[in-house]
Formats: sequence, structure tokens, C1' cells
RNA sequence: CUCAUCCAGAGAGGUGGAGGGACAGGCCCUGUGAAGCCUCGGCAACCCCGGUAGGGCGGGGUGCCAAUUCCUGCCGGUGGGAACGAACCGCCGGAGAGAUGAG
Repeated sequence: CUCAUCCAGAGAGGUGGAGGGACAGGCCCUGUGAAGCCUCGGCAACCCCGGUAGGGCGGGGUGCCAAUUCCUGCCGGUGGGAACGAACCGCCGGAGAGAUGAG
């Protein structure tokens, strides 16, 4: 850089000692112990191998195991709101960003 996927699924112990959820805003998790590291376990998306009529399935590699990728961010449409608008609260589609896999 290209392609695919992202409303499913899956945590205990030890160590550590204040942060974490990519970024920004919001919101949330956290001394009833954050991140990181170690051990054991689990999930099953992609790839490889085995097996199969094809699957389910088994093994391996990567990945993952709070909240939809936690929500929003840019563009278009639209509902409520309002005398007309605006603020504000939503909904739908697309894009962007990010993550993971394969090449």
C1' cells in the first nucleotide's frame, strides 16, 4: 500500500503500585488495586495443516478475553423541538480514523 472483518465470543492467580479505555471531547473503569510483566486458562475472526461428500471438528500461527471499535468527531438525509429559525435530544446512509488478519 491492497483486500476482508469490526452490534457475536472469552479471566483467574502471582507480581506491581497509579493509572487505563489509540487521538480530542464526552462518558466510564480503577487502592474492593490501573498499566506493565509472569503463570495457567478461555474465545474463535483470519491463515496453515489434518479430517470430511461438504460441514461440524482436531492441531498449529497471529489475534483477542469491561462497556458495539464504549459513544461522538467529517459529509448527506431525516424525526422531535420552534410562530419562522437556532440551541438541544435522536435516527439512517456514507466517508475518515483506529484495530486485527491475509497478501
Molecule: SAM riboswitch aptamer (S box leader)
Organism: soil metagenome